[in-house]
Context: one part of a larger RNA
RNA sequence: UGACGGGGGCUCACACAAGCGGUGGAGCAUGUGGAUCAAUUCGAAGCAACGCGAAGAACCUUACCUGGGUUUGACAUGCACGGAUGAUCGCCUUGAAAGAGGAGUGACCUGCCCGCAAGGGUGAAACGUGCACAGGUGCUGCAUGGCUGUCGUCAGCUCGUGCUGUGAAGUGUCGGGUUAAGUCCCUUAACGAGCGAAACCCUUAUCGUUAGUUGCCAGCGGGUAAAGCCGGGAACUCUAACGAGACUGCCGGCGUUAAGCCGGAGGAAGGUGGGGACGACGUCAAGUCAUCAUGGCCUUUAUGCCCAGGGUGUCACACGUGCUACAAUGGGGCGUACAGAGCGAAGCAAGACCGCAAGGUGGAGCAAAUCGCAGGAAACGCUCCUCAGUUCGGAUUGGGGUCUGCAACCCGACCCCAUGAAGCUGGAAUCGCUAGUAAUCGCGUAUCAGCCAUGACGCGGUGAAUGUGUUCCUGAGCCUUGUACA
Numbered sequence: 001u002g003a004c005g006g007g008g009g010c011u012c013a014c015a016c017a018a019g020c021g022g023u024g025g026a027g028c029a030u031g032u033g034g035a036u037c038a039a040u041u042c043g044a045a046g047c048a049a050c051g052c053g054a055a056g057a058a059c060c061u062u063a064c065c066u067g068g069g070u071u072u073g074a075c076a077u078g079c080a081c082g083g084a085u086g087a088u089c090g091c092c093u094u095g096a097a098a099g100a101g102g103a104g105u106g107a108c109c110u111g112c113c114c115g116c117a118a119g120g121g122u123g124a125a126a127c128g129u130g131c132a133c134a135g136g137u138g139c140u141g142c143a144u145g146g147c148u149g150u151c152g153u154c155a156g157c158u159c160g161u162g163c164u165g166u167g168a169a170g171u172g173u174c175g176g177g178u179u180a181a182g183u184c185c186c187u188u189a190a191c192g193a194g195c196g197a198a199a200c201c202c203u204u205a206u207c208g209u210u211a212g213u214u215g216c217c218a219g220c221g222g223g224u225a226a227a228g229c230c231g232g233g234a235a236c237u238c239u240a241a242c243g244a245g246a247c248u249g250c251c252g253g254c255g256u257u258a259a260g261c262c263g264g265a266g267g268a269a270g271g272u273g274g275g276g277a278c279g280a281c282g283u284c285a286a287g288u289c290a291u292c293a294u295g296g297c298c299u300u301u302a303u304g305c306c307c308a309g310g311g312u313g314u315c316a317c318a319c320g321u322g323c324u325a326c327a328a329u330g331g332g333g334c335g336u337a338c339a340g341a342g343c344g345a346a347g348c349a350a351g352a353c354c355g356c357a358a359g360g361u362g363g364a365g366c367a368a369a370u371c372g373c374a375g376g377a378a379a380c381g382c383u384c385c386u387c388a389g390u391u392c393g394g395a396u397u398g399g400g401g402u403c404u405g406c407a408a409c410c411c412g413a414c415c416c417c418a419u420g421a422a423g424c425u426g427g428a429a430u431c432g433c434u435a436g437u438a439a440u441c442g443c444g445u446a447u448c449a450g451c452c453a454u455g456a457c458g459c460g461g462u463g464a465a466u467g468u469g470u471u472c473c474u475g476a477g478c479c480u481u482g483u484a485c486a
Base pairs, nucleotide, nucleotide: 001486002485003483004482005481007480008479009478010477011476012475013474015470016469019433020432021431022430023429026324027323028322029321030320031319032318033317034315035314042053043052064310065309066308067307068306069305070304073133077132078131079130080129081128082127089104091102092101093100094099111122112121113120114119135299136298138297139296140295144293145292146288147287148286149284151282156195157194158193159192160191161190162171163170164169175186176185177184201276202275203274204273206244207243208242209241210240211239212238216233217232220231221230222229247270250264251263252262253261254260313452326426330385331384332383333382334381335380342373343372344371347366348365352361353360354359392423397418398417399416400415401414402413403412439462440461441460442459443458444457445456
């Protein structure tokens, strides 16, 4: 100087408490361990691995296994030689395919030199043979770059000069207030400065100006079964660009006359208004050699490459994360409202017709504020069920279908009929959340032929309870103290 303490003081955080909803019990989905296997490819490992890499494993992907094949190679560059071939298109034999073998078809391109021409020489692309080499998701993340997680959006981490100390180092950065903050004020052997905090950026909440189509419709006119449908309008909503607005600015109190704190006015918004992007010096030899790059090592008729099939989907069991429930604040039927954000051409697909339905036929319109996906659901109204393993719950299984795709056996999703399992609120334990939050309801997107999505990322609808405390648990910051630790 640090680190540590079942030392002290001060302070903070959904850390506890207060409250709401869960997990742990059930069924299923998914990841992992283990077991199994020819293979069940690999990585991730307390928090910070386990719906993680994977934002899409039937083939492909694919890295694994079995079998079949191949050796200058699927891909790059160079050299030597060969000969005039080479591209394309189908066909035959063999084969699971890859491939191997064979008979055809056949256009275009071809520079330079010599030459009247025929032709000769040389060369580029391509092909073949050979050689250098390619290749490796082989090893090492404890050789690395880059990127990332975490402490932690915690308030810290440092430097120059000066001063103090023999020195390591200290001071500044301490102290008194204050703040979300090393934020600011005061004091001060310190005075300044940098990286962080804040601000600048995006978004959301209010208003104005400009603009008015594809969006809008108050007034006027037309028109319809209805509809901004039409003339028109530029008010309103909205769209999208530019501005305004919030600064403790104003008032009162407290405070050291300060920083600031409390209350109030005005205001759409008040003390950082809400949310996002943004992550200091560093820690964990944290993670990644399988995104990529890369040193070293290993491999080279194989640890490379091609192909078919299988596997990554197994299943006594164990754990994590979820979905659906156990019902009446519910389930079913009928009626009937109200979003936002997205996506669409190898695409989204309307009306119509067929089918109980999945879906099919068909194809208007739309590169989309114009057309389509698209019906929002919970809510609301009426009605049935009356506490039951049930009109709860939907697993499992049988049968019949639809769609995508070369192909749904291993191993897809969806629909219909039948079947109707466990489950009556879950032990010890444990998680999330402080407001448009939790809870609950649906909608969209990426990946994607399809999809095992209940995942992930967004969007809006309905919309609470509790806390104004810091004794305790956990983590963190500052000061201080002890130490035989570094």
A computed fold for a 486-nucleotide part of an RNA from a metagenome, annotated as small-subunit ribosomal RNA, 3' major domain. The full RNA is in RNAcentral, with records from SILVA.